[in-house]
RNA sequence: AGAAACUCUGUGGGAGAGGCCGGCCCCAAGCCGGCGCCGAAGGCGCAAACCGUCCGGAAUCGCUCAGGCAAAAGGACCGCAGAGUAGGG
Numbered sequence: 001a002g003a004a005a006c007u008c009u010g011u012g013g014g015a016g017a018g019g020c021c022g023g024c025c026c027c028a029a030g031c032c033g034g035c036g037c038c039g040a041a042g043g044c045g046c047a048a049a050c051c052g053u054c055c056g057g058a059a060u061c062g063c064u065c066a067g068g069c070a071a072a073a074g075g076a077c078c079g080c081a082g083a084g085u086a087g088g089g
Stems, first nucleotide, its partner, number of pairs: 006084008018035001020034005036069003042065001043063003050056001
């Protein structure tokens, strides 16, 4: 110095599940009550290896608190572009 890792920004792709029932409301949305579902924001939980022991020990696994169940928005993750930033060699 470059690449990669990590972080951020932009951009493209991106699943699942009731446009559920009743009331307020012209309807959606919102509020109240009710049942049924989804998991890929977030959150929480778990194995072995490893470690003498303890602690630690992942997720697209599990739980569904939160969130979501027409569209929109959001969306783990992936691609592209740009920027920032160590450590080691």
Predicted 3D model of an 89-nucleotide RNA (Glycine riboswitch aptamer) from Sedimenticola sp.